[in-house]
RNA sequence: GCUGGCGGCGUGCCUAGCACAUGCAAGUCGAACGGGAAGGCGUCCUUCGGGACGCUGGAGAGUGGCGCACGGGUGAGUAACACGUAGCUUACCUGCCUUUGAGUGGGGGAUAACGCACCGAAAGGUGUGCUAAUACCGCAUAAGCUCACGAUUUCUAGAGGACUGCGAGAAAAACUCAGGCGCUUGAGGAGGAGGCUGCGGCCCAUCAGCUAGUUGGUAAGGUAAAAGCUUACCAAGGCAAAGACGGGUAGGGGACCUGAGAGGGUGACCCCCCACACUGGGACUGAGACACGGCCCAGACUCCUACGGGAGGCAGCAGUGAGGGAUAUUGCACAAUGGGCGAAAGCCUGAUGCAGCAACGCCGCGUGAGUGAAGAAGGCUUUCGGGUCGUAAAGCCCUUUUCUAGGUGACGAGGAAGGACGGUAGCCUAGGAAUAAGUCUCGGCUAACUACGUGCCAGCAGCCGCGGUAAAACGUAGGAGGCGAGCGUUAUCCGGAAUUACUGGGCGUAAAGCGCGCGCAGGCGGGUCAACAAGUCAUGUGUGAAAGCUCCCGGCUAAACUGGGAGAGGUCGGAUGAAACUGUUGAUCUUGAGGGUGUUAGAGGAGUGUGGAAUUCCACGUGUAGUGGUGAAAUGCGUAGAUAUGUGGAGGAACACCGGAGGCGAAGGCGGCACUCUGGAACACAACUGACGCUGAGGCGCGAAAGCAUGGGUAGCGAACGGGAUUAGAAACCCCGGUAGUCCAUGCCGUAAACGAUGUACACUAAAUGUUCGUGUGCCAAUAGGCGCAUGAGUGUUGAAGCCAACGCGAUAAGUGUACCGCCUGGGGAGUACGGUCGCAAGGCUAAAACUCAAAGGAAUUGACGGGGGCCCGCACAAGCAGCGGAGCGUGUGGUUUAAUUCGAGGCUACGCGAAAAACCUUACCUGGGUUUGACAUGGUAGUGAACAAAGGCGAAAGCCGGCGGUCCUUCGGGCGCUACCACAGGUGCUGCAUGGCUGUCGUCAGCUCGUGUCGUGAGAUGUUCGGUUAAGUCCGCGAACGAGCGCAACCCCUGGGUCUAGUUACAAGUGUCUAGACCGACUGCCUACGAUAAGUAGGAGGAAGGUGGGGAUGAUGUCAAGUCAGCAUGGCCUUUAUAUCCAGGGCUACACACACGCUACAAUGGCGCGUACAGUGGGCAGCGAAGCCGCGAGGCGGAGCCAAUCCUUCAAAGCGCGUCGUAGUUCGGAUUGCAGGCUGCAACUCGCCUGCAUGAAGUCGGAGUUGCUAGUAACCGCAGGUCAGCACACUGCGGUGAAUACGUUCACCGGGCCACUUGUACACACCGCCCGUCACGUCAUGGGAGCUGGUCACGCCCGAAGUCGGGAAGCUAACCGCAAGGGGGCUACCGCCGAAGGCAGGGCCGGUAACUGGGACGAAG
Repeated sequence: GCUGGCGGCGUGCCUAGCACAUGCAAGUCGAACGGGAAGGCGUCCUUCGGGACGCUGGAGAGUGGCGCACGGGUGAGUAACACGUAGCUUACCUGCCUUUGAGUGGGGGAUAACGCACCGAAAGGUGUGCUAAUACCGCAUAAGCUCACGAUUUCUAGAGGACUGCGAGAAAAACUCAGGCGCUUGAGGAGGAGGCUGCGGCCCAUCAGCUAGUUGGUAAGGUAAAAGCUUACCAAGGCAAAGACGGGUAGGGGACCUGAGAGGGUGACCCCCCACACUGGGACUGAGACACGGCCCAGACUCCUACGGGAGGCAGCAGUGAGGGAUAUUGCACAAUGGGCGAAAGCCUGAUGCAGCAACGCCGCGUGAGUGAAGAAGGCUUUCGGGUCGUAAAGCCCUUUUCUAGGUGACGAGGAAGGACGGUAGCCUAGGAAUAAGUCUCGGCUAACUACGUGCCAGCAGCCGCGGUAAAACGUAGGAGGCGAGCGUUAUCCGGAAUUACUGGGCGUAAAGCGCGCGCAGGCGGGUCAACAAGUCAUGUGUGAAAGCUCCCGGCUAAACUGGGAGAGGUCGGAUGAAACUGUUGAUCUUGAGGGUGUUAGAGGAGUGUGGAAUUCCACGUGUAGUGGUGAAAUGCGUAGAUAUGUGGAGGAACACCGGAGGCGAAGGCGGCACUCUGGAACACAACUGACGCUGAGGCGCGAAAGCAUGGGUAGCGAACGGGAUUAGAAACCCCGGUAGUCCAUGCCGUAAACGAUGUACACUAAAUGUUCGUGUGCCAAUAGGCGCAUGAGUGUUGAAGCCAACGCGAUAAGUGUACCGCCUGGGGAGUACGGUCGCAAGGCUAAAACUCAAAGGAAUUGACGGGGGCCCGCACAAGCAGCGGAGCGUGUGGUUUAAUUCGAGGCUACGCGAAAAACCUUACCUGGGUUUGACAUGGUAGUGAACAAAGGCGAAAGCCGGCGGUCCUUCGGGCGCUACCACAGGUGCUGCAUGGCUGUCGUCAGCUCGUGUCGUGAGAUGUUCGGUUAAGUCCGCGAACGAGCGCAACCCCUGGGUCUAGUUACAAGUGUCUAGACCGACUGCCUACGAUAAGUAGGAGGAAGGUGGGGAUGAUGUCAAGUCAGCAUGGCCUUUAUAUCCAGGGCUACACACACGCUACAAUGGCGCGUACAGUGGGCAGCGAAGCCGCGAGGCGGAGCCAAUCCUUCAAAGCGCGUCGUAGUUCGGAUUGCAGGCUGCAACUCGCCUGCAUGAAGUCGGAGUUGCUAGUAACCGCAGGUCAGCACACUGCGGUGAAUACGUUCACCGGGCCACUUGUACACACCGCCCGUCACGUCAUGGGAGCUGGUCACGCCCGAAGUCGGGAAGCUAACCGCAAGGGGGCUACCGCCGAAGGCAGGGCCGGUAACUGGGACGAAG
């Protein structure tokens, strides 16, 4: 939020300890006391209103007693002996109750009530007078008690206790129903308080030092009682890293929730304890209080008021307001249980018992049961067949929990009566399926699926994530699943989470080893013997309240609930015992540790000297024009003489070779040589000490470079800076200079990827191989030395077991163990802010939070990528040839235009592409005119008999109107056609990102995979890598692989040589140029060399052809959401008098411009004229069309021949021969335009092709750039075909002529590819990737901040209420003494100390806010 039938048992202001109207919640006792109203009875009186008296009665008030300190509420405060637990109290008290001892005698003085008077609005008060008591006060008595002083004691550490002697002191109350009940004083009991102690239980160290009554003592005071509890004096202590002090938070426990447990969270209801009662302070009374419904004072608030004063305290039960997301009735009863008082009856009791409200929780019941297939209707869905809701419903039969009505009717009450609940529970009868079902979900986690709608919209969402036109995730419906009088959501806690790890984690690279050492505390600690018994263990015991929990038994029908019994529950306290281990004490030992003796190596450290090489500078000499520097240069230096070279000198810094993965040191680090001082290590020996050890929070010291301070020094180098280059820029890289600095001394700093990213110490656990330093020893040499073996110490590499997420580690562990320390707990914010501390500063150390993200990260895998590596290819480059890009024209595209210029194709892989032919048609576009079951298909129903043909009219046509003719076939079912209607047709409308099919591209590149096996936790690897070789994953060899598949190759076609066969055609025969068939031929087969003896490569021979001879077809797994819904097919959507369809005309042919592909050229290797030679592929009957004739020509007439090796197309052209032109805008070039024609076709205006004549444009070889091609290729030349009525510069084929060049693949470019390999990666949409910072804008949280403002905490000073205590010479005063005066005693004013609140002032801590400012996080395509 939605919904809601019943019952039982429970629970119910978590917020404002905020404020409260009203009622109630503590009274009772007449058997303590004085009195006594109303009422009743009696008598009398009466003015008949009543009054008086007596008796009775006992209200209300008062004195007195007991109670009010219990019960009930709340959790503000409190981190404390408050609580829990175990003890102590010889340091204490205790009313009522109980046991027991002793007593209860005799007196006195007051006072309330009441009366009178008075004050006040009230609350209340004053004065005076009377009076009682179980109220108060003396006196007597004192078993015992208390105090003082002594004695004793086998109690005690002591104070003290016990006992005893003497002295002093203190009691009492009556009432009565005569039974009792009280009172006083002792001693006990029970129960209840007070005090003390051990131990236990929150957070912050960014709180580290706190403390003056503080710690102790003495004395005094004080309390029921110990005590600095208080005061004076003395001493200077006490607490604290095992956390004092400070801050924050919080009532504690039994228990409750959760969890396997250990734990974690909580402290509602019930029980125990504590604290509080408007806030703060205080005492009084009392057995008990510093007192919830008592008092005083102060304060805030509310109320009354006559303004002078007063009253109040729901955190009792109800209830009200307020706050809040949120929590109930101003109920009934004292019947039960319990409490107070009372002798009792009884009274009081919002404790309690019940009822009411609330699905708030737990438990239980019901809303029906059986049968019922035509699987109804209807809904939803569908592949249209069906499926599903679903035995579900209806129908038939049955039952009555519940419900309604009526009847009866409790237990709870111990011997009679007496029941709020309650006419309730229960029981009986009747009626009738009757009164009773929802909610959430259905993408995965997680049980449950479809349709429609929506279209990154609306919305969903716990996490991942859904939604951009086919959404099981949104909304609705149907269906399904879960639970069910509830369901879902939200909040919180535990679990899962071994994700704070005690049980039970980690730290080489994921977060995490302090930079290194020394070392106090602490933790841990070798062998043997003995003692003790703290830890430990065992037994027994005390306690751990009840409730709760577990088990057993019982009571409500059962359950929840509840009664009884048992058990469990402690880090608890005594007692007894054990003695292995730890501990303590004592003794002892030598192996740990140390020391000694003897050797050894070393850049270990500090200081002082000293040496040579080199750089630079200076002086002089020689010498002349450059030098220097770089990728190339320039700045710079140099004719005032550089650089170069020689000699001499100065000065500073660093120490070549040796030099090594070598040595030393704790780390940082240490390098010429000598000396002085000095630390450590190793080996050998085994005479010394005797556990002296390990680790190490704090602490102390050392600590690269840079930096700082002071003073020196400065050759070289060299931040900053200046200049020169590079560059789009260059605040950089490169160059020329150059200051701090680098060096020394002294002092700071204290950080580094201070790294082995690996803390220290010890022990144990296979090997192999280097190297450094020792020791012992064998052999050879005997000077040095060499080769071994063994054993130590260091330092490397490989590696077994083991470990590891993997990488890897592996006796120098990251293995197996032990001890101790440090550190980690998702990423960002952030190693930042604030605070503290250190520093001269720079800055260091310590170290958060808000907020934000759903990840950040490690290792490895497969890819992809790299201005990484390696290998290898390709007309990729190079070497060449011809072009394109400039001109004109053709075609396509973009753009623009248009009514329309239909659509698609877009780097390579669109752009002479779809289109192998847009005048109409095509045609999809536009304009206009028509049609609507339709131009086309199928079916149904009804009608009809036609169909057809067709004069004519309108019209651009389509179409509409329309008379004549015609009158179908039949097996009579129908067929065929037409008309009408219904289903439907139709769509080049959308989606190629819903698809099939087909295609392009990488790429004819050599690759892509699989089975089994093996390896790996796994992804995956291996095979396919490697060495050769190839055009090739081609082949060979090796190999944890062995095989296989798709690709490569081969098989197929064409072509090149030969043989044979056949012979339409060809040619005169017969032959076989030829045609078309079969076969042969080539296989690295042969030789030599190389290679590994292989595969193969190079050369050669032979051959027409030689190493795939040339060409074609053939295109692996896949990539590009590549292309195509317009070729076809097809899901979905859209349209249906229109997005369909017919027709006419127009458009697709537009034209400032840009690009792509071509054609023709720019000319003499040419143009023109004349002559002349040689092909092949093809096509042909609505066709090709010969000869001949006509025309300048296109063409026309013509029609032979040919269905084709026969006929036609068909004269090929370039070429060759001769001639001309003479370098010019030409006899080049042909655009454009005019005229005249031809052809096709209904039709050449928009818009065809061709011919003739005329016209004769641009163009003189083309910028940057760019394309093709490696041989019969490029280039040049023509021919044919398809399309087609006509139209070819395009396309597809064909032949003719016929080159140049290739050193080569190192570098460099491009492009590209490949590739298996290797490497890096923070990429995987895969580099067109990813991603950083500033700036601008918005939102959010936060730091600083002149300040402003609040809370809190103490301190100082001032003032100081109530009140206790002390004083109290003044005032007042019944009891006692005294004859009295007076005294004693008491009270009060007043004074003093303390003292709440208040005031003044400064301060600490924590917040809020703030101009401005700092960074941070997030945000859509800036």
Molecule: small-subunit ribosomal RNA
Organism: uncultured prokaryote